[in-house]
Parts: sequence; C1' cells; structure tokens
RNA sequence: UGCUGAAUCUCCGUCACAAGAUCACGGAGAUCGGGGGACCCGAGUUGGACCUAGGUCCUUGGGGCGAAUCUUCGGCAUCUGCCAAGUAGCGCUGCUCUUUCAGCGCGAGCCCGACAGCUAACCCCGUAAGCAAUGGAAAGAGAAA
Repeated sequence: UGCUGAAUCUCCGUCACAAGAUCACGGAGAUCGGGGGACCCGAGUUGGACCUAGGUCCUUGGGGCGAAUCUUCGGCAUCUGCCAAGUAGCGCUGCUCUUUCAGCGCGAGCCCGACAGCUAACCCCGUAAGCAAUGGAAAGAGAAA
C1' cells in the first nucleotide's frame, strides 16, 4: 500500500505520566454480521452412560457458522485413517462497479449437545484471526485529476 473475512468507527474510564499521544485492559454506543422466536403453511423417527429424577457427561441422530459440498470397483493402509484425481461452490489480478476473456489460488476448520422448520413482535450473540509483492486485457457506466 493492498488481500481473505461481518470483524470497522466514536466516546468514557483504568494503566502510565511533568504533560500528552499511541498501545493494552474494562465499559457504553453506532455500524456491519449471525442465531433463537407465533398465527398460517410445512413436518410427524428421537441415541448412550451415570445419578440426588431432574440434573451431569458423551456423540452415532439432528442442527449452526463458513465458499468449503459431493464423487472415484483410484492408491496406501486396516476396520473410524492418509494420499491422489476430480467436483458443487468461492476468492484475487492496484481508481470503483457490471459483463466477458486469460492467468493464479481455495474447495478448510470449528461450534451446539438429543434440541431448534418457516416465523411478526420480541430476545440473545459476534464485531476476530490471518496473510503478500500477484499488481493482465476488452466493452459499458461512473469517480478523480
């Protein structure tokens, strides 16, 4: 200076200090993002262990965040795994957006804990983390100078 992502901004306080800013911590608000939650409609199955019998723990059922799903009479293993090749889908290419072409990548991980469809009012939660040197082209519409 840019990129993935909701993950940015403002104020107050604490710490520190001669004074002040930044950082850090705590709080409040805004912004953006997510979940729960009626009528109507839809749906109609319900695991295991322990115990103080309504509580605790677990994950096979089910569900949530996310682009991150699915396939293979493939390979290695041996029972749950690893690898490979694909794939739904997703991202980047330096002023921005749309479309097209070309090139380069991702296609993970985590959470809830037997339980949640949709869902107005209403309620709750998050506002992180991690990266790079890639910086191509055409058309249209803008912005800036």

Predicted 3D model of a 145-nucleotide RNA (c-di-AMP riboswitch aptamer (ydaO/yuaA leader)) from a soil metagenome.
The RNAcentral record of the sequence draws on MGnify.